[in-house]
Molecule: RNase P RNA; transfer RNA
Organism: Gemmatimonadaceae bacterium
RNA sequence: GUGUGCAGCCGGACGGUCGCGGUAGCUACGGUACCCGUAGCACCGAGGAAAGUCCGGGCUCCACAGGACGAGCCGCCAGAUAACGUCUGGGCGUCGUAAGACGACGGAAAGUGCCACAGAGAAUAGACCGCCGAUGGCCACUGGCAUUAGUGGAUCAGGCAAGGGUGAAACGGCGAGGUAAGAGCUCACCGCGCACGUGGUAACACGUGUGGCACGGUAAACCCCGGCUGGAGCAAGGCCGAAUAUGCGGCGAGGGGUGGUUCCGCCCCGACCAAGACGCCGCGGGUAGGCUGCUAGAGGGUGCGAGCGAUCGCCCCCCAAGAGGAAUGACCGUCCGGACAGAAUAGCGUCCGACAGAACCCGGCUUACAGGCUGCACAUCCAA
RNA sequence: GCGCCAGUAGCUCAGGUGGAUAGAGCAACAGCCUUCUAAGCUGUGGGUCGGAGGUUCGAGUCCUCCCUGGCGCG
Numbered sequence: 001g002u003g004u005g006c007a008g009c010c011g012g013a014c015g016g017u018c019g020c021g022g023u024a025g026c027u028a029c030g031g032u033a034c035c036c037g038u039a040g041c042a043c044c045g046a047g048g049a050a051a052g053u054c055c056g057g058g059c060u061c062c063a064c065a066g067g068a069c070g071a072g073c074c075g076c077c078a079g080a081u082a083a084c085g086u087c088u089g090g091g092c093g094u095c096g097u098a099a100g101a102c103g104a105c106g107g108a109a110a111g112u113g114c115c116a117c118a119g120a121g122a123a124u125a126g127a128c129c130g131c132c133g134a135u136g137g138c139c140a141c142u143g144g145c146a147u148u149a150g151u152g153g154a155u156c157a158g159g160c161a162a163g164g165g166u167g168a169a170a171c172g173g174c175g176a177g178g179u180a181a182g183a184g185c186u187c188a189c190c191g192c193g194c195a196c197g198u199g200g201u202a203a204c205a206c207g208u209g210u211g212g213c214a215c216g217g218u219a220a221a222c223c224c225c226g227g228c229u230g231g232a233g234c235a236a237g238g239c240c241g242a243a244u245a246u247g248c249g250g251c252g253a254g255g256g257g258u259g260g261u262u263c264c265g266c267c268c269c270g271a272c273c274a275a276g277a278c279g280c281c282g283c284g285g286g287u288a289g290g291c292u293g294c295u296a297g298a299g300g301g302u303g304c305g306a307g308c309g310a311u312c313g314c315c316c317c318c319c320a321a322g323a324g325g326a327a328u329g330a331c332c333g334u335c336c337g338g339a340c341a342g343a344a345u346a347g348c349g350u351c352c353g354a355c356a357g358a359a360c361c362c363g364g365c366u367u368a369c370a371g372g373c374u375g376c377a378c379a380u381c382c383a384a
Numbered sequence: 385g386c387g388c389c390a391g392u393a394g395c396u397c398a399g400g401u402g403g404a405u406a407g408a409g410c411a412a413c414a415g416c417c418u419u420c421u422a423a424g425c426u427g428u429g430g431g432u433c434g435g436a437g438g439u440u441c442g443a444g445u446c447c448u449c450c451c452u453g454g455c456g457c458g
Stems, first nucleotide, its partner, number of pairs: 001380010012335007020045004025041007047355001051366002054364005059233004071229005076090005091105001092103004106224002111222002113218003128164002130160003135157003138153005172190002175187003191213001192211008237292004247283006254269007299318003303314004336353005385457007394410004403441001412428005434450005
């Protein structure tokens, strides 16, 4: 230099004008003081994913003797954490020359199911081509008087699974011995199982001995083993609370005349002392609506310490939207980057500035993302 | 906020417990019939099974993540 890998960061910059949401800030005005409203000034005002809502927690309300079953999810080992299906470190496997990446990575010798087509045979194995035919027959030949002996044939019974062929997969692999031909039948090595030893917290690795092939795949099929999980969600929940309707309780009949002091006394007529209706008052539940929950938190940053690391501890500093049909926008100027006309350069002009938009909060995962910056590591080439 | 369902040919739908050429009706196209059209008869084409990845020998079907549409509850 080229090509890769990993980790982290930015996500147009600065200034101005107008506008929008918020504020236990200041000032002025209005409603009679606290308080409320309006206006001005000051300050604050999206993200790395605010997204998908896929996991896990906080918080709140409801439920809850204990146990078992069921259902759902998770699954190598150890650690981190509030918790997790997340993260870190390690083991094993696969890919890559390497840095490194990826892995739903418990159990198929607990049981059940499935393995199309092809093929002889697909899980209690099997025999199409093929190999053999030692053994027992058969046929032929030879020897012998004969019982019979020998040789040959691949003809029958039978033996075999090495080779061919089928398939995604064929019941350990490969070599030697052995045999009629063969075969874990025997042996060496490899694989597998079991036992022991060593190292390691463990997963696991290595070594020794032994068994003798018994044990195909599939659990993102049922299932078994181990572990975890009560339900609902800020429209949770708490406080205040109209109008109308309703529930409960209490009180109340009306008219005329007359006397004194607004109000009360007296007289007359009439009704009730059951319930309901009606009127008034009070109380309760509850709706609209308002306030709260509400943003200072498992928070961020610097430094020191522990740890390989995730992370944890301590000191100091910082405060950073809080809306509620829901604000966070538009324009102008200078600069930055990109695109648009021709081979290049320069200037000018036009357009654009990725994905996207908080809604109780937090930790993750996943998905989207123009362009750019930084650090470390690996491979290879060149030069010294 | 919480929960659920669907996506297969131009349209409407099948596809049992994974098995190889993914089917049916209507529509389209061509031919026959008819003087011509319709109806009728015969035949033909048309599919990345919403997208991507995985499990498996093998995926429309099983699993994960996305996209689109719809429904229910408070």